[in-house]
């Protein structure tokens, strides 16, 4: 310098052709239980890397760029 992959909740991931963004764990509330831990119900938690651009509508498509990784050179 060139191609490929990758970026989503605090973490580790999902999310199929565009059409309300989830899940486990982790946090907070009950419960339970002599306590803790474990267990059960519940809730809270997202500029979806950043700008643009297409389109009624974008996490998904286009374009720049950023920040990781592989290959090649």
């Nucleotide at each position: 310098g060139g191609g490929c992959c990758g970026c989503u909740a605090g973490c580790u991931c999902a999310u199929u052709u565009g059409g309300u963004a989830g899940a486990g764990c982790a946090u907070c509330u009950g419960c339970c239980u002599u306590u803790u831990a474990a267990g059960c119900a519940g809730g809270u938690g997202g500029u979806g890397c950043u700008g643009g651009g297409u389109u009624c509508g974008a996490a998904u498509c286009c374009c720049a760029g950023g920040c990781g990784g592989c290959c090649c050179a």
Molecule: transfer RNA
Organism: uncultured bacterium